This is a predicted structure of a 350-nucleotide part of an RNA (small-subunit ribosomal RNA, central domain) from a bacterium.
[in-house]
Context: one part of a larger RNA
């Protein structure tokens, strides 16, 4: 390479927008690029096969043929693709009316707890453990009351709920904004899928500048435990955690499961919308279209399990894998202020 793979055995980039590329709905009409059929021509000899002949026979030689999947030329064919010229609405997207909702930013503003300060009560212990002991307290703690002074984070509602491409998103109010759903079936007329490079987004750690700093707490200290204890618990306690603007760009960034698009038994929660039919009305029931859970046919699986939200059938388009280790290491290139990230080997060994 061929193939066969990629939930759990090697294998889906973390996640989006997005070029070129691949791919692409119904229909009519010419055209003849592709596609398919004839003919002409070449398609060197030898070899390869096939028929005969020649060395007694065979390898081997010699004659003829045949074949040469190819390339040019020409003559058709028009169903498929292309590219063209018309036309449609079942994809797609606009429009109108509604709607739910931690979706994103940026302001302000509550309350409840903890620490901390200043009072006031009040007196001998508190805190901590498995037991204790460092700590803290007669210079008045602990515990309770009032005031204050700061930071963080939003209990209860709260829900295998909701929104988001993922990361992730949670008190309240305002501004500004992105998406998603139904519901009209008005409007465009395939405007779509997928997307190598690119280009944005990216938890928590870290790193730079400048602020915060209550709690918690890497690192350090002391104190227990223990042979030992650089740990598991204690008593402290710094970066950091918090904001700003910049970097970093990684993760069991997981549903370990790519994107789209049809297609194939149900059963039962629950979220949002819409319509029936009821009602005084909200519910409750029927149906529909979106989402988000259990369960379970068929088929699929190695097996576990998957099962309309596929791991079933099928198509398209993109990553990726090809024994284990060495190694996601090494050298090189690109990125980074370091840290380090990306991309990626061999020797050698079993």
């Nucleotide at each position: 390479u061929u193939g066969g793979g990629c939930g759990u055995a090697a294998a889906g980039c973390g996640c989006g927008u997005g070029u070129a590329g691949g791919u692409g709905g119904c229909u009519a009409g010419a055209c003849a690029a592709g596609u398919c059929g004839g003919g002409u021509g070449u398609g060197a000899a030898a070899g390869c096969c096939c028929u005969g002949a020649g060395c007694u026979c065979a390898a081997c030689u010699c004659a003829g043929g045949a074949a040469g999947u190819g390339c040019a030329u020409u003559c058709g064919a028009a169903a498929c693709u292309a590219g063209c010229u018309g036309g449609c609405u079942a994809g797609a997207a606009g429009a109108u009316g509604g709607u739910a909702g931690a979706g994103g930013u940026a302001g302000g503003u509550g309350g409840a707890a903890u620490u901390c300060c200043a009072a006031g009560u009040g007196u001998a212990g508190a805190g901590g453990u498995g037991a204790a002991a460092u700590u803290c307290g007669u210079a008045g703690a602990u515990a309770u009351u009032u005031g204050g002074a700061g930071g963080a984070a939003u209990a209860c509602c709260g829900g295998c709920g909701g929104c988001g491409a993922a990361g992730g998103c949670g008190g309240c109010c305002u501004a500004c904004u992105g998406g998603g759903c139904c519901a009209u079936u008005c409007u465009u007329g395939a405007c779509a899928c997928u997307g190598a490079g690119a280009c944005g987004c990216g938890a928590a750690a870290g790193c730079g500048u400048g602020g915060g700093g209550a709690g918690c707490a890497a690192a350090c200290a002391g104190g227990a435990u223990u042979a030992g204890a650089u740990a598991c618990c204690c008593u402290g306690g710094u970066a950091g955690u918090c904001c700003a603007c910049g970097c970093u760009g990684u993760a069991a960034a997981c549903g370990a499961u790519g994107g789209g698009u049809a297609c194939u038994a149900g059963a039962u929660g629950u979220u949002g919308c819409a319509g029936g039919a009821a009602u005084u009305g909200a519910c409750c029931c029927c149906u529909g279209c979106a989402g988000u859970g259990u369960c379970g046919u068929c088929g699929c699986a190695a097996a576990c399990g998957c099962a309309u939200u596929a791991a079933g059938u099928a198509c398209c388009c993109c990553g990726c894998c090809u024994g284990g280790g060495a190694a996601g290491u090494a050298c090189g290139g690109c990125c980074g202020c370091a840290a380090g990230g990306u991309u990626a080997a061999a020797a050698c060994u079993c």